[in-house]
């Protein structure tokens, strides 16, 4: 110090990287090659199986946060649970905080910038400090609720 095999651990703006452009070497130089670097900034988001892919929300000096490939708390079916006054059936909306919708409050953004430090010959990564700015969504409160049927009785 490389290959292989077992285990174990790590995540979902998560992983990777054959286009892409940049940086070194080669070179008089260019091309070609080789190596390398970049390749999404948090905030949300999980009841089981299946499936299936362009799976919420902003933020940004919006030029690669480009393309590409896998996966994914999404989305569809179906079960199983909750609610719609206690029981049944269906139907509609949800997932255990378990009806859509409305109205008020509440919930530490981060990267960017500024400095200052490290590594690397470069592209260019890593770390401390400072003081910012948001949606959605979630949470509490308040309003807000089917159809039949049994049944003494909603």
């Nucleotide at each position: 110090u490389a290959u292989a095999u077992u285990a174990u651990u790590a995540a979902a703006g998560c992983g990777c990287c054959a286009g892409a452009a940049c940086a070194u070497g080669u070179c008089u130089g260019a091309a070609g090659c080789a190596u390398g670097u970049u390749g999404a900034c948090g905030a949300g988001g999980a009841g089981g199986a299946g499936g299936u892919u362009u799976a919420u929300c902003g933020a940004g000096u919006u030029u690669u946060u480009c393309g590409g490939c896998g996966g994914g708390u999404g989305c569809c079916u179906c079960c199983c649970g909750g609610u719609c006054u206690g029981c049944c059936a269906c139907g509609a909306c949800c997932g255990u905080u378990a009806a859509a919708a409305a109205u008020u409050c509440u919930u530490u953004a981060a990267a960017a910038c500024u400095g200052g430090g490290g590594a690397g010959u470069g592209a260019u990564c890593c770390c401390c400090a400072g003081g910012a700015c948001a949606a959605a969504g979630g949470g509490a409160a308040u309003u807000g609720g089917g159809u039949g049927g049994a049944u003494a009785a909603u």
Molecule: glmS glucosamine-6-phosphate activated ribozyme aptamer
Organism: Bacillota bacterium